This is a predicted structure of a 73-nucleotide RNA (transfer RNA) from Daphnia magna. Taxonomically the source falls in Daphnia (Eukaryota, Metazoa, Panarthropoda, Branchiopoda). RNAcentral holds the sequence, with entries from Rfam. It matches the Rfam family "tRNA". Its family is annotated with triplet codon-amino acid adaptor activity in the Gene Ontology. By type it is a transfer RNA.

């Protein structure tokens, strides 16, 4: 250089034909417990890599761009 797939909460990922975003661990509190673990309840976090265009609406479709991996040359 082609080409394929990835970028979503702090980490590791979901999101099946376009409807107002979610687990799990972590993390704060709070139940237990002599106390800590473990369990059990509660919670707070997201400008869905980034910038336009379609739509009434866009993580979801189109286009450019960025990174990041396997492939082939």
């Nucleotide at each position: 250089g082609c080409c394929c797939g990835g970028u979503u909460a702090g980490c590791u990922c979901a999101g099946u034909u376009g409807g107002u975003a979610g687990a799990g661990c972590g993390c704060a509190g709070g139940a237990c417990u002599u106390a800590u673990a473990a369990u059990c309840c509660u919670g707070a976090u997201g400008u869905c890599g980034a910038g336009g265009g379609u739509u009434c609406a866009a993580c979801u479709c189109c286009c450019u761009u960025a990174u990041c991996g396997u492939g082939c040359g």